This is a predicted structure of a 336-nucleotide RNA (Bacterial RNase P class A) from an Acidimicrobiia bacterium.
RNA sequence: CGAGUCCGGGAGGCGAUCGCGGUCGGGAAACCGGCUGAGGAAAGUCCGGACACCACAAGGCAGGAUGCUGGCUAACGGCCAGGCGGGGCGACCCGAUGGAAAGUGCAACAGAGAGCAGACCGCCGAUGGGCGUCGGUCUCCGGAUCGGCGCCACAGGCAAGGGUGAAACGGUGGUGUAAGAGACCACCAGCGGUGUCGGAGACGGCAUCGGCUCGGUAAACCCCAUCCGGUGCAAGGCCAAGUCGGGACAGAGUCGCCUGCUCGUCACGUCCCAGGUGGGCCGCAGAGACAGAUGAUCGCCCUCGACAGAAUCCGGCUUACACCCGGACUCGCCUG
Numbered sequence: 001c002g003a004g005u006c007c008g009g010g011a012g013g014c015g016a017u018c019g020c021g022g023u024c025g026g027g028a029a030a031c032c033g034g035c036u037g038a039g040g041a042a043a044g045u046c047c048g049g050a051c052a053c054c055a056c057a058a059g060g061c062a063g064g065a066u067g068c069u070g071g072c073u074a075a076c077g078g079c080c081a082g083g084c085g086g087g088g089c090g091a092c093c094c095g096a097u098g099g100a101a102a103g104u105g106c107a108a109c110a111g112a113g114a115g116c117a118g119a120c121c122g123c124c125g126a127u128g129g130g131c132g133u134c135g136g137u138c139u140c141c142g143g144a145u146c147g148g149c150g151c152c153a154c155a156g157g158c159a160a161g162g163g164u165g166a167a168a169c170g171g172u173g174g175u176g177u178a179a180g181a182g183a184c185c186a187c188c189a190g191c192g193g194u195g196u197c198g199g200a201g202a203c204g205g206c207a208u209c210g211g212c213u214c215g216g217u218a219a220a221c222c223c224c225a226u227c228c229g230g231u232g233c234a235a236g237g238c239c240a241a242g243u244c245g246g247g248a249c250a251g252a253g254u255c256g257c258c259u260g261c262u263c264g265u266c267a268c269g270u271c272c273c274a275g276g277u278g279g280g281c282c283g284c285a286g287a288g289a290c291a292g293a294u295g296a297u298c299g300c301c302c303u304c305g306a307c308a309g310a311a312u313c314c315g316g317c318u319u320a321c322a323c324c325c326g327g328a329c330u331c332g333c334c335u336g
Stems, first nucleotide, its partner, number of pairs: 001332010012301007020037007039307001043318002046316005051232004063228005068082005083097001084095004098223002103221002105217002120162002122158003127155002129152010170188006189213001191210008236282004245273005253266001255264002302305001
């Protein structure tokens, strides 16, 4: 200098004028003055909690979520550190990463064969069979039989090589064979058992033995472990017009055939009680409500400004985002 990895921060600045929400102070009021007013994601509403109401003896079933280890936390599916697997030259990145010797299931297409597999091409054809030929023996002279050699590829053997596939029941070399094959042997890889060492653990190192390799898939059913009662601030609490209901009191109304009195009925009036509709307040916040504010114009400067905007609150995750700044580190080239 170039290319890159990880972590963190900022999100135009200043001034003037006008305006909006909240609150405090002054004022009789109009109004005046002070202070204050979005984000890193306020978003998606995907997790976890606080809070609230309802339900609830304990426990279980069903259902859902999570899923390597240790720690942090109020809690989490979050974060930190580590293990294992995969990718990258590297800094680093990615992983729902328990169990496939509990059981059930699944594997398209291609291919001969796809799960206790299979034989298309190919290899062999030792053995058995057929044909030819040579020789021996027997002969009733037609042949029979035995052996050698050659041919066929019929029975059959094989799975090394080719080919298909995401995956074909280890790899290399040798022995062996008719041809072959973990059939056998050596080494290697993998799996499992045992022992030992390191680690808190996940796990890792080493030694030894085994059959040689019975594989993949659990964001398939399932098994195992842990967690989960339900509903969400339109939760919920308080005050409480009107109307309806209950009660008390008074008499100038009404009804009990008429009149008077007494008693009662209904309505009206006043007061009280219960419930709680309209409405209001709280819940509610160091922005905060009427689900309504948080802005506009002008000037100067710079690197010319993205995504976006609260609605109960908090911890996370995810997604969107112009541009700028800082730190740690990696690789390549050049120079001293």
The sequence is in RNAcentral, with records from ENA. Rfam family: Bacterial RNase P class A. It is annotated as a ribozyme. The prediction has a mean pLDDT of 78. A source record names the gene rnpB.